[in-house]
Molecule: transfer RNA
Organism: Mogibacterium sp.
RNA sequence: GGUAAUGUAGCCCAGUUGGUAGAGCGCCCGGUUGAAGCCCGGGAGGUCGCUGGUUCGAAUCCAGCCGUUACCGCCA
Repeated sequence: GGUAAUGUAGCCCAGUUGGUAGAGCGCCCGGUUGAAGCCCGGGAGGUCGCUGGUUCGAAUCCAGCCGUUACCGCCA
């Protein structure tokens, strides 16, 4: 350099046909306990990698760019 896959909450990941962004763990508050853990209830946390395009509407479709991974190639 070429091809393919991938990028969503602090972490691991869902998100089907384009129509209100989610689960688990973690974190915070409360309940429970003598205190803690477990358990129960509630909450915070997101420019969905970036920039454009299509669309009434984009995490989702299209283009370019960036990061990561795999394979292939080139130079040495």